[in-house]
RNA sequence: AAUAUUCUUCGGGGAUUGGUGUAAUUCCAUACCGGCGGUGAAUGAUCAUAUCAUAAGCCCGCGAACUCCUAACGGAGCCGAACAGGUGAAAUUCCUGUGCCGACGGUAAAGUCCGGAUGAUAGAAGAAGAGC
Numbered sequence: 001a002a003u004a005u006u007c008u009u010c011g012g013g014g015a016u017u018g019g020u021g022u023a024a025u026u027c028c029a030u031a032c033c034g035g036c037g038g039u040g041a042a043u044g045a046u047c048a049u050a051u052c053a054u055a056a057g058c059c060c061g062c063g064a065a066c067u068c069c070u071a072a073c074g075g076a077g078c079c080g081a082a083c084a085g086g087u088g089a090a091a092u093u094c095c096u097g098u099g100c101c102g103a104c105g106g107u108a109a110a111g112u113c114c115g116g117a118u119g120a121u122a123g124a125a126g127a128a129g130a131g132c
Base pairs, nucleotide, nucleotide: 005128006127007126008125009124010123015030017029018028019027031112032111033102034101035062036061037060038059042054043053044052045051057100058099066077067076068075069074082098083097084096085095086094104115105114106113
C1' cells in the first nucleotide's frame, strides 16, 4: 500500500386535470414518472488523446414484488416494454420521429391513490483494518 473482515450512513419517481357516471386520481381523453451495476462515439472540467464528473425505463445483468419449499437462515421458480430514419469507421446508447412497458392486496377495473412499508434489497459513499 492493497486485500479479507467489521461497522456507520444513504439507498424510487409520477394527476388537488377534463369527460361519463350513484360511485372512477382505477374507465375514456389528456398529462406525468423511470431503482442499481455494466456498456456507451455525446457534454463539461483540464495544457492534454490521459484522468475525473454526468449520460439507455424498453441492449446485458441485478434487486424488489409475486409463487413454491424450509422451524429459521436460506433455496428454487417467475421476472415488463422499440421500431423507423439520420450522422458515422463504429450507435438497439447520440440526433429526429412515432410507439411501447410497469408486482401484490384494497376500491368502479390503478405505473401515478391507500396498504404491507418508519419494511426489505440491488447497490453507493465513508470509517476501522489483521494475517501473509